Predicted 3D model of a 1398-nucleotide RNA (small-subunit ribosomal RNA) from an uncultured bacterium. RNAcentral holds the sequence, with entries from ENA, Greengenes and SILVA. Its mean pLDDT, the model's own confidence on a scale to 100, is 81.

[in-house]
RNA sequence: AGAGUUUGAUCCUGGCUCAGGAUGACCUCUGGCGGCGUGCCUAACACAUGCAAGUCGAACGAAGCACUGGGGAAAGAGACUUCGGUCAAUUGAACCUUUGUACUUAGUGGCGGACGGGUGAGUAAUGCGUGAGCAACCUGCCCUUCGGUGGGGGACAACAGUUGGAAACGACUGCUAAUACCGCAUAAUGUAUUUGGGAGGCAUCUUCUGAAUACCAAAGAUUUAUUGCCGAGGGAUGGGCUCACGUCUGAUUAGCUAGUUGGUGAGGUAACGGCUCACCAAGGCUGCGAUCAGUAGCCGGACUGAGAGGUUGAACGGCCACAUUGGGACUGAGAUACGGCCCCAGACUCCUACGGGAGGCAGCAGUGGGGAAUAUUGGGCAAUGGAGGCAACUCUGACCCAGCGACGCCGCGUGAGUGAAGAAAUCCCUCGGGAUGUAAAACUCUGUUGUACGGGAAGAUGAAAAAGACCGUACCGUACGAGGAAGCCCCGGCAAACUACGUGCCAGCAGCCGCGGUAAUACCCAGGUGGCGAGCGUUGUCCGGAAUUAUUGGGCGUAAAGAGCAUGUAGGCGGUUUUUUAAGUUUGAAGUUAAAAUGCGGGGGUUCAACCCCGGAUGGCUUUUGGAUACUGGGGAGACUUGAGUGCAGGAGAGGAAAGGGGAAUUUCCAGUGUAGCGGUGAAAAGCGUAGAUAUUGGAGGAACACCAGUGGCGAAGGCGCCUUUUUGGACUGUGUCUGACGCUGAGAUGCGAAAGCCAGGGGAGCGAACGGGAUUAGAUACCCCGGUAGUCCUGGCCGUAAACGAUGGGUAAUAGGUGUGGGGAGGUAUCGACUCCUUCCGUGCCGGAGUUAACGCAUUAAGUACCCCGCCUGGGGAAUACGUACGCAAGUAUGAAACUCAAAGGAAUUGACGGGGGCCCGCACAAGCGGUGGAGUAUGUGGUUUAAUUCGACGCAACGCGAAGAACCUUACCAAGGCUUGACAUUGAUUGCAAAGGUUAGAAAUAACCUGUUCACUUCGGUGACAUGAAAACAGGUGGUGCAUGGCUGUCGUCAGCUCGUGUCGUGAGAUGUUGGGUUAAGUCCCGCAACGAGCGCAACCCCUAUCCUGUGUUACCAUCAUUGAGUUGGGGACUCACAGGAGACUGCCAAGGACAACUUGGAGGAAGGCGGGGAUGACGUCAAGUCAUCAUGCCCCUUAUGUCUUGGGCUACACACGUACUACAAUGGGCGACAACAGAGGGAUGCAAAACCGUGAGGUGGAGCCAAACCCUUAAACUCGCUCUCAGUUCAGAUUGCAGGCUGCAACCCGCCUGCAUGAAGUCGGAAUCGCUAGUAAUCGCAGGUCAGCAUACUGCGGUGAAUACGUUCCCGGGCCUUGCACUCACCGCCCGUCA
Repeated sequence: AGAGUUUGAUCCUGGCUCAGGAUGACCUCUGGCGGCGUGCCUAACACAUGCAAGUCGAACGAAGCACUGGGGAAAGAGACUUCGGUCAAUUGAACCUUUGUACUUAGUGGCGGACGGGUGAGUAAUGCGUGAGCAACCUGCCCUUCGGUGGGGGACAACAGUUGGAAACGACUGCUAAUACCGCAUAAUGUAUUUGGGAGGCAUCUUCUGAAUACCAAAGAUUUAUUGCCGAGGGAUGGGCUCACGUCUGAUUAGCUAGUUGGUGAGGUAACGGCUCACCAAGGCUGCGAUCAGUAGCCGGACUGAGAGGUUGAACGGCCACAUUGGGACUGAGAUACGGCCCCAGACUCCUACGGGAGGCAGCAGUGGGGAAUAUUGGGCAAUGGAGGCAACUCUGACCCAGCGACGCCGCGUGAGUGAAGAAAUCCCUCGGGAUGUAAAACUCUGUUGUACGGGAAGAUGAAAAAGACCGUACCGUACGAGGAAGCCCCGGCAAACUACGUGCCAGCAGCCGCGGUAAUACCCAGGUGGCGAGCGUUGUCCGGAAUUAUUGGGCGUAAAGAGCAUGUAGGCGGUUUUUUAAGUUUGAAGUUAAAAUGCGGGGGUUCAACCCCGGAUGGCUUUUGGAUACUGGGGAGACUUGAGUGCAGGAGAGGAAAGGGGAAUUUCCAGUGUAGCGGUGAAAAGCGUAGAUAUUGGAGGAACACCAGUGGCGAAGGCGCCUUUUUGGACUGUGUCUGACGCUGAGAUGCGAAAGCCAGGGGAGCGAACGGGAUUAGAUACCCCGGUAGUCCUGGCCGUAAACGAUGGGUAAUAGGUGUGGGGAGGUAUCGACUCCUUCCGUGCCGGAGUUAACGCAUUAAGUACCCCGCCUGGGGAAUACGUACGCAAGUAUGAAACUCAAAGGAAUUGACGGGGGCCCGCACAAGCGGUGGAGUAUGUGGUUUAAUUCGACGCAACGCGAAGAACCUUACCAAGGCUUGACAUUGAUUGCAAAGGUUAGAAAUAACCUGUUCACUUCGGUGACAUGAAAACAGGUGGUGCAUGGCUGUCGUCAGCUCGUGUCGUGAGAUGUUGGGUUAAGUCCCGCAACGAGCGCAACCCCUAUCCUGUGUUACCAUCAUUGAGUUGGGGACUCACAGGAGACUGCCAAGGACAACUUGGAGGAAGGCGGGGAUGACGUCAAGUCAUCAUGCCCCUUAUGUCUUGGGCUACACACGUACUACAAUGGGCGACAACAGAGGGAUGCAAAACCGUGAGGUGGAGCCAAACCCUUAAACUCGCUCUCAGUUCAGAUUGCAGGCUGCAACCCGCCUGCAUGAAGUCGGAAUCGCUAGUAAUCGCAGGUCAGCAUACUGCGGUGAAUACGUUCCCGGGCCUUGCACUCACCGCCCGUCA
């Protein structure tokens, strides 16, 4: 710092998404250690249990206990003993409190429970932050100063007794102490009042110093060191109050307020104050947002950011508020009091004897609940701090520690070195290899950590002793042994990292774009790679990127966005100049932020770091004060004229309002003339008309004003058009009289505001929504026609919107030009004037430069350069909708969301394609002609149907006499039946040498059995090869699928004239230019011009056939001359034809005209042929996922005793029907018969073509000469010509169908071949709509040959014979080419897209 995503591609606008950082976090998977932090964000939900505020006996009475003292029951060593007992050191119970000491404590009393700890419900200001003020205040404990502490009194607890109650808790009687309580005395530097003087200030006043009067106090304790108490002054600390500024969203909340605002007086408070009350006045707040509603504790700070900002307020610290909910007070220095009281009200829980009581974890733990989610009912007062106390000390869930949680930050480890051209395993593979990978193993080490043992702090002072929760912790030493310690996510692009299998729009992924429909780097899994690492990834939230709310730093002609227009209030901004002020501005000083922490940088301590400690700086805010005065602002006094206004003199105009007038036209009415139609349309009909229309003459009425008329005029916009008059607004020009900044803009507000519509009353000719009728149409609620109501018109009143547009708000200033036009002015030239030229102001157009713009474009009438003010925009849809409000008679208008949904929507320009857009041009495209198809019969192909099967493919042109240049078997792929399973075929192969071939039997055949038979070549004689047999295993085989996985080949647009490239230039770019333009051509063919210059693939030419000539050669071809024959038969000839080779010829070369002095066109000459001579081969870049996996090849998938292979039979030949392509006809331009030796070309021939001759009516048969072909054969070409006949009919036309009899091929003509003879003799009399071919040796017509092939041709491919008609022309149909235009299409009009229904 950016990136992805709108398009075929581009630029822009614009949203969505991603990469970063952060977190009191949650969740999935995983988890070794330590340090420092941190941990209910939800239910201010409810709470069991324990603890969290007590302390003082040095205030007091009293009680108790221990020791002591008294007391002496009882026991009793020992001694004596009469054995009954006695003495007795000693121990020592009860009892007493009379002595002393120490301790404990319920109660009275004092201090503290207002701190510390928790929470964030409420609160938008009684809050918080910053800065001030109190001359309007209080302050226990603490410090300091001065002074005092005299003398009395009466009670109440405790206690005792009685008594109530279940309990909680009381009641009564009696006794008693005090630092408890109450008088008295004393008393000022205190307070109050009166008063004298001084000083000061901020209005009330403050302060200092006097005088007088009045009033107010105390408590003692003790170890004699002290300490407490009372009054007063000062300080410190803590608080109270007031003010200024700042502090979220909503106007779909615009008005709020009666103690409300102020005053006087009083009360109350520590204190000011409507704080409260009485009276008086009517104020106070508000567009600079009151009131209302929603949300929220505020800040130091934290996160993010380049910053400005945005978000946030966990932990730590300050303030506030709250303590089950709501309200009220007491005590006290301090509370309206978390662990106080009392009272009331509410909810809930608990106890109960049912009468009544008790309670408040938002303290620390903990429980339930809620929730995605948040810890131990731990240790200690050792440290720090707090309360009480003289102190010892007591209390302290504050605090210090420990426990739990990867919740966060930081640090460490899970080993290190050597180790193969590289083990195994796994994955991939073109099977050769490659990757994991020095990774492992192995060897040599280390010991952080871990485990065990030993030692062992600081944190801590104190005279000494004693005293550490953490803790035997940190740390140190020794030993052991690589041992106990790695996962998570991603790998299509963004975004680092790729392969294989599986799956098959399924399962699934996905932050956005998107992936998946059989070869998925995107799903799942594996290998491998990448990233981070005790974590990783997902999710939520915030900032960033986003200049996507733009102060820094955006826009509004067409992308979202200028209000329809004007007037004008508040506000904002504002000309020249003098003086003053010092608010803004600027500078210095002081104070403050600032209490710490955090942040920054420096230093230091934990081995480093996180973390902790120390002393700092920069910067920011605000106040006070001193200076400066250029600019801005304020005040007073002035001055000026250029902005603005005004006077005077003019001319222009559909500017507005009112009144009057005019002619043309339409319609209608009366009457006349007149007769059959009028009218209307693409064509018609309905309509009007013999009851007299249309046409023509006259009257009436309403509305609108032809020509002039013009990107002309006027107006703010809407808008304004016959003439005259009245009235009225504005602009412009000239002059420079007067005023002297009076100006610009303008939120709200007000007015104007097309058409349609509404209300009331008029009016109503034409036009004309609705409606009726007629057409059109599949329908036609439309377009067209005939009628026709509201309306359109007038008066008055509403409505308030339009693509109300220049899609462009208003004002000011300056900034190249050119050319029109409207209204004025001035001047000069010229010839008096007209006219014309130059110049100036205002308005209105076009073109164009700089500049600007995404581009288009704009360009002195800016969309350029600047300033001022207003309005408006922030992705598309939902939606200009809903709700609310305001306005309106209504219609509706104004204001104006959200849920939900999409990843775009959009602007400008580009390339194509397309258009029942335009221009130019071509083609048998139309037209002009000739002949057909469509009707009939037959042939053939297809669809459909049928079938065991009717194998498969081809489907607009560009499938359908197509693959198939020929299905009886075979072919054959289909069906039925019968067989085989390493196979019918290929390679390798142990073994064997029995081949092959012929025959018999069974069978439909395949096949099986048997018989006869017993191999060939080479040889170095070992063998090798061929052929055949053959176990097992690899494998064969497939006309099975996919032509949308492919190669190759082919069709088509189209033999159309196009398709591109290099360099240069233009454009931000896609792209353009070149290739467009003017001519010309069959042609992007050529010429000229041109920011283009060249080039390539196509066109043309080069190739083949054909048309003319020449040369050469001359048999099997030819025959003019000579000879000869039945005959070019033979001799001969080399002239001719012909054949085969090689050449020539045609090039707009020549002439003329046109054209641009060109290309070229037209005409002519010559020539066999003339402007490409005719024909063929030749098919650019590409299009159609066109056709073919069944020619062949081939990836993947599928079958493997079958989807392979063999055999027989059947089928592909079916038949109600439909279509395509052909043949034959319907007849006289003909049919039949006869005659005529009429005249071709090109082909084929050995498993062949076959002559003569003979037989047969014929198909054909017999026969076999000749020929491997310029030789022989197929092979008599037919139409044609001549003669006769038929005479217009289902015929002497036509030949289908059928019967009989034959022929040929073949193993075999039943299904299912062809041909012949005789007989039979359908339909059909020229074909509806529609449609095809052809422009000259062509169409039409006539026959011949060939390939396929045993046989089978109306098909196909060729060949020649005879041989036309027509083309004015390009309006139209079809197809194509070029230019241009529109476009919301680009899968490209067979597009896109809207509505309804499912």